[in-house]
Context: one part of a larger RNA
RNA sequence: GGAUGAACGCUAGCGGCAGGCUUAACACAUGCAAGUCGAGGGGUAACAGGGAGCUUGCUCCGCUGACGACCGGCGCACGGGUGAGUAACGCGUAUGCAACCUACCUUUAACUGGGAGAUAGCCCACCCAGGGAAACUUGGAUUAAUACCCCAUAGUAUAUAUUUACCGCAUGGUAGAUAUAUUAAAGUUCCGACGGUUAAAGAUGGGCAUGCGUGUCAUUAGAUUGUUGGUGAGGUAACGGCUCACCAAGUCGACGAUGACUACGGGGUCUUAAAGGAUGGUCCCGCACACUGGUACUGAGACACGGACCAGACUCCUACGGGAGGCAGCAGUGAGGAAUAUUGGGCAAUGGAGGCAACUCUGACCCAGCCAUGCCGCGUGUAGGGAUGAAUGCCCUAUGGGUUGUAAACUACUUUUAUAUGGGAAGAAACCUCCGGACGUGUUCGGAGCUGACGGUACCGUAAGAAUAAGCACCGGCUAACUCCGUGCCAGCAGCCGCGGUAAUACGGAGGGUGCAGGCGUUAUCC
Repeated sequence: GGAUGAACGCUAGCGGCAGGCUUAACACAUGCAAGUCGAGGGGUAACAGGGAGCUUGCUCCGCUGACGACCGGCGCACGGGUGAGUAACGCGUAUGCAACCUACCUUUAACUGGGAGAUAGCCCACCCAGGGAAACUUGGAUUAAUACCCCAUAGUAUAUAUUUACCGCAUGGUAGAUAUAUUAAAGUUCCGACGGUUAAAGAUGGGCAUGCGUGUCAUUAGAUUGUUGGUGAGGUAACGGCUCACCAAGUCGACGAUGACUACGGGGUCUUAAAGGAUGGUCCCGCACACUGGUACUGAGACACGGACCAGACUCCUACGGGAGGCAGCAGUGAGGAAUAUUGGGCAAUGGAGGCAACUCUGACCCAGCCAUGCCGCGUGUAGGGAUGAAUGCCCUAUGGGUUGUAAACUACUUUUAUAUGGGAAGAAACCUCCGGACGUGUUCGGAGCUGACGGUACCGUAAGAAUAAGCACCGGCUAACUCCGUGCCAGCAGCCGCGGUAAUACGGAGGGUGCAGGCGUUAUCC
C1' cells in the first nucleotide's frame, strides 16, 4: 500500500447493487416449511343446491356440486440447512466396468382375456361388545378397487443344457440355432382421451474400480491376523476377504508405513510484476451429517432432517399404571460472544410435487423490512462580481501590522436532492376459455379474453425557496501540515526512533494548517 462475512470510537443527507451468528453441531416457547389425485375405489363427516315427507321447521334421500377421515397411486431420496466428523479413492483430474442398476421421460414392437378370496372404511361422532387419566387401543359382524391372489396367452425375457461362427485382455465376450422349465397386465371416461403389461434401445441419475495430485510432526519406526494371497461357498444390481470354511505365510514401510495433532475438498477469493504466499464466507460442483450411538423396513432410488425400531442424555405431560418430543428448514427466543437482521407480503414471475385440466401445495423462489457491513453513484449550491481587505470578532505581533479571507455580508442565477402535489409503468407470456384457418384424426397456427406480491413503487411533470444536508484524523522525523498559552521527568504521549526535569512545533487547550470525506480513525487478521 492492498484486502476483510469484521468489531470498536466519533460523526451521518440520499439512492443503486451486494452481504449479514466467523462464538455453543448449545438448548429451544409459538407459527409455518410436502403434499396431491373423486378422470383408481367404497362412500358422505362438514358446506351449498335439488327432491320427498309432513308436525312449517324439522326429518329423510349421495340425487348434484363438492368432499373430512379411509383403501389405492405418485411424490415425500428433490428442493432447503449445517460443516461436527473425515488426511480418505473424501475431493480434483485422467480413464475403465469383458463386473453393474436406473421410477418418471423419449423411441420401437407386441399385448391389455377370464376368475376368486380378503381388509380398511363404517364405530369414535351409535352395527355390537370392551380396555385406558391420556396417548391411543382390542374383539366380533359387514363392503369396494388401478390393493392382493389364481388361471389363460407370450418371446427378441430369465435359468439350465447342447451346438455353430467370429473376436479378445486371463477367467472369457459377441452373434445365431435347438431343447426343457418359469414369469404379464387394470381399468376410467358420453366421445375424444388418459392409463396398464412385456421386451429392446436412448436419455438422465447413480454404483464400483484404477493411475496421478491433495496438511504438520521422526522428540511417532516399525505396522498388520480377515491381516496378504489361493480354492470353494454364501451374499450383492455388480467385482472383490464383502462374509465364511479350508490351505499357504504373506502384505505395507526412511520414495515415511503405523501413530498423534489439525482440517470438509474443488471452481474460486485476497495479495504479488511474476513466481509464490494466504484463504475456502457469499455463488456453483462434490462429500458428510440431521439430539448421541446402532439397526433395518418400504421403495427405481434411503439405511431416510420435518419416517420406523432399540439404547442413551435432556425437556415436557401424568390419575404414577404410562405417554410425548428433536429448528445444522424460514422467522423468532434464551445462552455464549467484540459481533451478525423481520415471529413481514406473495405464489404475479422462475422452478418443483400431484392432477387430463381447472387447480392445490411450495419460508424453494420472487419481493419488502432492519444494519454506512462493503462497493458504486449523487448532493450539501453556482456565477462572475464583491476590499474600507468589514467587525470592540478569534489568534499572533516587533503595536507598524499580520492572519482567518473573496471567506462573509451584498448582487444575480439554479433547484439535483429533501418537502408538497398530479400522472404512472415494464416485468405477462403461456396454461385456460372463446372465435377462426389447416386437417380423415391426433395435432397445429392465428386472433381475442383472463392473471402483478412488489406498488401508486420505479419513472415523468408541477410549485416555492439557498432553501433540507460535514465530519473525522493528524501537524518532531519516517510523513503532507506551526505558532501561542497551560503543565514542569508531573499529568501525559508513543507504530519505531523517542518527547516531558520553566521558553515543549512531540503532553493538554486554542488559533491556523494538512489529508481523506458520508465517512474518518483505531484494533484484529492475510499478502
The prediction has a mean pLDDT of 82. Small-subunit ribosomal RNA, 5' domain from an uncultured prokaryote, 527 nucleotides, folded computationally. RNAcentral holds the full RNA, with entries from ENA.